[in-house]
Transfer RNA from a Candidatus Woesearchaeota archaeon, 71 nucleotides, folded computationally. Model confidence (mean pLDDT): 81 of 100. It was read from a public genome assembly. Rfam family: tRNA. The source organism's lineage runs through Archaea, Nanobdellati and Candidatus Woesearchaeota.
RNA sequence: GCAGUAGUGGUGUAAUGGCAGCAUUCAAGUCUGUGGCACUUGUGGCGUGGGUUCGAUUCCCACCUAUUGCC
Numbered sequence: 001g002c003a004g005u006a007g008u009g010g011u012g013u014a015a016u017g018g019c020a021g022c023a024u025u026c027a028a029g030u031c032u033g034u035g036g037c038a039c040u041u042g043u044g045g046c047g048u049g050g051g052u053u054c055g056a057u058u059c060c061c062a063c064c065u066a067u068u069g070c071c
Base pairs, nucleotide, nucleotide: 001070002069003068004067005066006065007064010024011023012022013021018054026042027041028040029039030038047063048062049061050060051059
């Protein structure tokens, strides 16, 4: 330099065009003599900028980051 793959809460991971889900963390509550466990509720997320579409995590383009291969 060229090509491929990936980027989603603090962490890990789903969702291939129609309300972004699960686990964990964190906070509050129930329980307990205290703590832990367990249960209930809640907070928090689509890498950045554009385009297509009634509607984009999803499709297209550019860029950024990480990683793999070739030279």